[in-house]
Context: one part of a larger RNA
RNA sequence: GGCAUAUGGUGGAUGCCUAGGCGUUUCGAGUCGAUGAAGGACGCGAUAAGCUGCGAUAAUGUUUGGGGAGCCGCAAGUAGGCUGUGAUCCAAGCGUCUCCGAAUGGGGCAACCCGGUGGAAGUUAUGUUCCAUCAUCCGAAAGGAAGACAUACCUGGUGAACUGAAACAUCUAAUUAGCCAGAGGAAAAGUAAUCAAUUGAGAUUCCCCCAGUAGCGGCGAGCGAACAGGGAAGAGCCCAAACCGGACGUCUUCGGACGACCGGGGUUGAGGACCGACAUCAAGCGAAGACGAGUUAGUCGAAGUAUCUGGGAAGGUACAGCACAGACGGUGAAACUCCGGUAGACGAAAACUUGUUGAGUGGGUCGGUAUCCAGAGUACCACGAGACACGAGAAACCUUGUGGGAAGCCGGGUGGACCACCAUCCAAGGCAAAAUACUACGAAACGACCGAUAGCGCAUAGUACCGUGAGGGAAAGGUGAAAAGGACCCCGGGAGGGGAGUGAAAUAGAACCUGAAACCGUAUGUCU
Numbered sequence: 001g002g003c004a005u006a007u008g009g010u011g012g013a014u015g016c017c018u019a020g021g022c023g024u025u026u027c028g029a030g031u032c033g034a035u036g037a038a039g040g041a042c043g044c045g046a047u048a049a050g051c052u053g054c055g056a057u058a059a060u061g062u063u064u065g066g067g068g069a070g071c072c073g074c075a076a077g078u079a080g081g082c083u084g085u086g087a088u089c090c091a092a093g094c095g096u097c098u099c100c101g102a103a104u105g106g107g108g109c110a111a112c113c114c115g116g117u118g119g120a121a122g123u124u125a126u127g128u129u130c131c132a133u134c135a136u137c138c139g140a141a142a143g144g145a146a147g148a149c150a151u152a153c154c155u156g157g158u159g160a161a162c163u164g165a166a167a168c169a170u171c172u173a174a175u176u177a178g179c180c181a182g183a184g185g186a187a188a189a190g191u192a193a194u195c196a197a198u199u200g201a202g203a204u205u206c207c208c209c210c211a212g213u214a215g216c217g218g219c220g221a222g223c224g225a226a227c228a229g230g231g232a233a234g235a236g237c238c239c240a241a242a243c244c245g246g247a248c249g250u251c252u253u254c255g256g257a258c259g260a261c262c263g264g265g266g267u268u269g270a271g272g273a274c275c276g277a278c279a280u281c282a283a284g285c286g287a288a289g290a291c292g293a294g295u296u297a298g299u300c301g302a303a304g305u306a307u308c309u310g311g312g313a314a315g316g317u318a319c320a321g322c323a324c325a326g327a328c329g330g331u332g333a334a335a336c337u338c339c340g341g342u343a344g345a346c347g348a349a350a351a352c353u354u355g356u357u358g359a360g361u362g363g364g365u366c367g368g369u370a371u372c373c374a375g376a377g378u379a380c381c382a383c384g385a386g387a388c389a390c391g392a393g394a395a396a397c398c399u400u401g402u403g404g405g406a407a408g409c410c411g412g413g414u415g416g417a418c419c420a421c422c423a424u425c426c427a428a429g430g431c432a433a434a435a436u437a438c439u440a441c442g443a444a445a446c447g448a449c450c451g452a453u454a455g456c457g458c459a460u461a462g463u464a465c466c467g468u469g470a471g472g473g474a475a476a477g478g479u480g481a482a483a484a485g486g487a488c489c490c491c492g493g494g495a496g497g498g499g500a501g502u503g504a505a506a507u508a509g510a511a512c513c514u515g516a517a518a519c520c521g522u523a524u525g526u527c528u
Base pairs, nucleotide, nucleotide: 001527002526003525004524005523006522007521008520009519015513016478017477020450021449022447023446024445025444026443027442028441029439030438031148032147039100040099041098042055043054044053046078047077050074051073061094062093063092064091065090066089070082071081072080105114106113107112115134116133117132118131119130120129121128136145137144138143153184154182155181156180157179158178164171168218194201195200205232206231207230208229215223216222236431237430238429239375243264244263245262246261248259249258250257251256269409271373272372273371274368275367276366277365278364284361285360289357290356291355292354293353294352295351296350298346299345300344304319305318306317307316308315320337321336322326328340329339330338380404381403382402383401384400385399386398390416411426412425413424414423415422465472466471485512488499489498490497491496
């Protein structure tokens, strides 16, 4: 030095575990902000570095409820306190809430600096301190706006390229990503100038189907409907105008005319005004209050003993019981009957949500048709674009940049160039629930999801650390049932170790469950 066996060290794999994640479902909730948000800075504890909580009333004040014996957070110790005159704790309301931050008196390198006005404390007086107030925009005022966010969902504006076409330019990717604006709990859309086809349907939205069909397309790559049918949901309304009335302004020949405004009227494909006649109160909306339900604390809640093994019984054995409860978690091992719970049943002073009721609001029918009204730089046309599944095509329909420019109910639009007939609808004003989309947030539950190199980046951390900065971004879990965390003695400067003691176990001793391998020793045997 090799090999073998045994036994250690190192190391932290593996097994087991879970405090944390991931995903899904259902319900709730879907905003906060000048009454100063989100997010921070700095403070507040007897002792106090961090986290949590809070704000100079500073790990909190107060009221009303709940609860019922301990309490002064994580988090020990010491000291000192509180508490059946009900503390700590839980819920709701109220109060306090430094400074920065939209930040708003002015400034500024955020958490700082410097002011005006009025009042107050103090000073002989000034300096100083405290309280209130002072930004901008919209609005006559009252009042409102701003900023944040849930990296989601929605609407609008703007808007790529890689890529595909096996190159590439039309095309595609894609009306996507990105950026901007705005809104809501949903948004958007929406009661036909819609479809259909000679029968008819009857707002919108979403799903299934129609259908990868009809079509579009360097007819390439690709793009890709609609009608009809079946479902979810279901809801319809209000103005403008004619006409009537009113105070006001301008003009006036004093008869009135015109204008804008307010009130009544009226809202449809055949209607309304107008004229005549009739009838009585339908749905819907809805303030306060009352009554009910729910949310935000909670309460009650059945039934087991003995014995054996063991450190420990929930395990074995024996005999019982409950069950609208044999979900689950915990307890020294494996518990329906030990604990928390579970099934089931109850509960609110206060705040909030919601249902019913509700003063009121709202508004009906028939006949007549001479006259009047029914959304104009609009429809439509030309040119240029966009959008429609549809790339200019035979290209309608929809939107509109430029120019032209109607009719007005004996009217007008549409039915895929266009014309006729026929059918159908009524543009140029507006509002609207539900079915639909999403999930930062709260609750409940589940998983042929993970189990510490996994699962979120984080068993917590956007920390440590890196970067001028935008930004990047870790590692790190496990003693034991219980600290019973090793008094005391010995060696040692200590670290550490040997006894003793605790414990079921200490090769469970804190570098702590199990403790693989590489790697490093020790002992014995054997080989050279």
Molecule: large-subunit ribosomal RNA, domain I
Organism: Selenomonas sp.